[in-house]
Context: one part of a larger RNA
Molecule: small-subunit ribosomal RNA, central domain
Organism: uncultured bacterium
RNA sequence: UUGGGCGUAAAGCGUCCGCAGGCGGCCGUUUAAGUCUGUUGUUAAAUCGUGGAGCUCAACUCCAUCACGGCAAUGGAAACUGUUCGGCUUGAGUAUGGUAGGGGCAGAGGGAAUUUCCGGUGUAGCGGUGAAAUGCGUAGAUAUCGGGAAGAACACCAGUGGCGAAAGCGCUCUGCUGGGCCAUUACUGACGCUCAUGGACGAAAGCCAGGGGAGCGAAAGGGAUCAGAUACCCCUGUAGUCCUGGCCGUAAACGAUGAACACUAGAUGUUGGGGGAAUCGACCCCCUCGGUGUCGUAGCUAACGCGUUAAGUGUUCCGCCUGGGGAGUACGCACGCAAGUGUGAAACUC
Numbered sequence: 001u002u003g004g005g006c007g008u009a010a011a012g013c014g015u016c017c018g019c020a021g022g023c024g025g026c027c028g029u030u031u032a033a034g035u036c037u038g039u040u041g042u043u044a045a046a047u048c049g050u051g052g053a054g055c056u057c058a059a060c061u062c063c064a065u066c067a068c069g070g071c072a073a074u075g076g077a078a079a080c081u082g083u084u085c086g087g088c089u090u091g092a093g094u095a096u097g098g099u100a101g102g103g104g105c106a107g108a109g110g111g112a113a114u115u116u117c118c119g120g121u122g123u124a125g126c127g128g129u130g131a132a133a134u135g136c137g138u139a140g141a142u143a144u145c146g147g148g149a150a151g152a153a154c155a156c157c158a159g160u161g162g163c164g165a166a167a168g169c170g171c172u173c174u175g176c177u178g179g180g181c182c183a184u185u186a187c188u189g190a191c192g193c194u195c196a197u198g199g200a201c202g203a204a205a206g207c208c209a210g211g212g213g214a215g216c217g218a219a220a221g222g223g224a225u226c227a228g229a230u231a232c233c234c235c236u237g238u239a240g241u242c243c244u245g246g247c248c249g250u251a252a253a254c255g256a257u258g259a260a261c262a263c264u265a266g267a268u269g270u271u272g273g274g275g276g277a278a279u280c281g282a283c284c285c286c287c288u289c290g291g292u293g294u295c296g297u298a299g300c301u302a303a304c305g306c307g308u309u310a311a312g313u314g315u316u317c318c319g320c321c322u323g324g325g326g327a328g329u330a331c332g333c334a335c336g337c338a339a340g341u342g343u344g345a346a347a348c349u350c
Stems, first nucleotide, its partner, number of pairs: 004321003007304002012318001014201004021194003025088004031082001033081002035077009049065006091191001092188003095184005103177007110154001114150008125136002162169002206247006215241002220236004258317006266295011299306002323350003332343004
C1' cells in the first nucleotide's frame, strides 16, 4: 500500500466553535469540465502475442500482422456529477405565543453545626482506642446556660429526577444573561453536515501576587502497633482547601461507545409540553412531540452483551490503531515562572 478495525482484545481527540478541504434536498433550464461514444494521429527498433518461412528438429534467425491501454486532435450524446439561470419547501434558520430547569455572572440576606472568646453554674476528670498512650485539666477542663466573633459548607426537600457542549451545577431573594422544549405554520429559501491547521472552555492537584484561615488536613513532630513500621490506628499540625487577579491544560476528563442524517417489532416507568374525551375540578383514559431509565423482537457480537438513546441497516466527514517490553522514555522543536505538557523514535530484547 491493498485490506481490516476502534464498548471490554491495540485504537474515539476531555468538550465545543470553526477557515480551507471533503460531502450535500426537490423541479426545470444552460453548458459540456468529469462521464460515454465515433474517427484520425501517435505510442522507434528489438522483445512479447498470432500466422508463416529458413538452418535435418529445437533453441536461434527471418517475414507479415493485431489488440487492449495511454496521450493528443476532432465530431457527437446529455441520464448522472460539476457549471449557469430561474423556481420550490420538506433540511436549516427567523418570527409570535407559551413553558420547565441546582445553566452562567453579580449583589443582598438566612438558620443549623463547628471552633474560639467573655460571663454564670459546677468538680475531677476529659479525649481517644482493639487495648492504650502521647494530649487537655485544680492557673478549674469535659458537661451545661447566656452573650460575642470568625470561616467554610448549605441537613430535610433529593429522585437510574432536572439543567449544561463537556468540565460541572443544589439554602433563600433580587438584577443581568445563554440555551432548550412545545404550539401556531406567518417569513427567508438549501442559507446545510463534517472539519486538518487554528481558536475558546476545561475537575482536582500545583504555581505567582494580594487577602483570608473555622473545620479538615499532604509534609513534619509525638504516642501506639510490629521482628522492623519511614504505614494502616491515635494526639498535634504547616502548605493547601476559601476569595480576587493571572498561569497550568492534565484525569478511569468513562457510556472506557466521535459528529450529523435516514430507516428498522414492541412492553413498561419517569420528566417537560400540546391535543382529545371526561369531570364542578384535580385525578384516571387515549393520541402526539422532546428528554431520561428498565426489559426485549429482528439483526449484530469472540463472548459478555447492544438492541428506535444501537454495539442493527446505510450515507457523509473527522480522529485514531497495527505484537509485548524498551517508552509515553531519549533527542529535537513548541508552550510554561516552575512543576511539567504537547509532539514522539531507535538500538536492544522476548